RNA sequence: GCGCCCUUAGCUCAGCGGCAGAGCAGUCGCUUUACACGCGAACGGUCGGGGGUUCAAAUCCCUCAGGGCGCA
Numbered sequence: 001g002c003g004c005c006c007u008u009a010g011c012u013c014a015g016c017g018g019c020a021g022a023g024c025a026g027u028c029g030c031u032u033u034a035c036a037c038g039c040g041a042a043c044g045g046u047c048g049g050g051g052g053u054u055c056a057a058a059u060c061c062c063u064c065a066g067g068g069c070g071c072a
Base pairs, nucleotide, nucleotide: 001071002070003069004068005067006066007065010024011023012022013021018055027041028040029039030038048064049063050062051061052060
């Protein structure tokens, strides 16, 4: 330098045009003499940045940034 992949909650990841979700962590509650386990609830997101297409974009296109793999 070229090609491909990844970037979504604190962490690990779903979601591939039509309401942003799960598990874990943390918080609160139930349970227990207490702790652990278990159960429940609420909280938690500029969907990496910018632009475009569309009635509508996490999703499609362009560009930039960061990370990974391969080739040279």
Model confidence (mean pLDDT): 84 of 100.
The RNA shown here (transfer RNA) has 72 nucleotides and comes from a bacterium.
It matches the Rfam family "tRNA".